Notes:
The RNA shown here (c-di-GMP-I-GGC riboswitch aptamer) has 90 nucleotides and comes from an uncultured Desulfobulbaceae bacterium. Its mean pLDDT, the model's own confidence on a scale to 100, is 89.
RNA sequence: CUCGAAAAAGGCAAACCAUCCCAAAGGAUGGGACGCAAAGUUACCGGCCUAACCCCGCCUGAGGCGGAUAUGGCAGCGGGACUGCCGGGU
Numbered sequence: 001c002u003c004g005a006a007a008a009a010g011g012c013a014a015a016c017c018a019u020c021c022c023a024a025a026g027g028a029u030g031g032g033a034c035g036c037a038a039a040g041u042u043a044c045c046g047g048c049c050u051a052a053c054c055c056c057g058c059c060u061g062a063g064g065c066g067g068a069u070a071u072g073g074c075a076g077c078g079g080g081a082c083u084g085c086c087g088g089g090u
Stems, first nucleotide, its partner, number of pairs: 001089004011036002016031006034076001040082003044079003047074003055067005
C1' cells in the first nucleotide's frame, strides 16, 4: 500500500420491550440480536426525517387548521475527512 478467504483475541448492536429526555424527528440507560471489518469519530457535500419558534394564508371568542422553512436530527443512506484491532498478500 492492498485485501478480508481461513484463524484467533475480542468489539459494536437493528427490530422489539422497559424507564427517562424531547413539540416532533430523534436521543440516553438497561434488556435484546437483525446485522456490521470501521455499525469507531465527524453533519463538510448530497440525501432523508421532523417542524416547536419565526413567517405566510384561511377561519376565529379563546384559539384552530393549512402551507413554507432547520436554528433540530439520521454517521446502521451514499461520498469526503480523521483515527484504529486481528490476519493474508506485496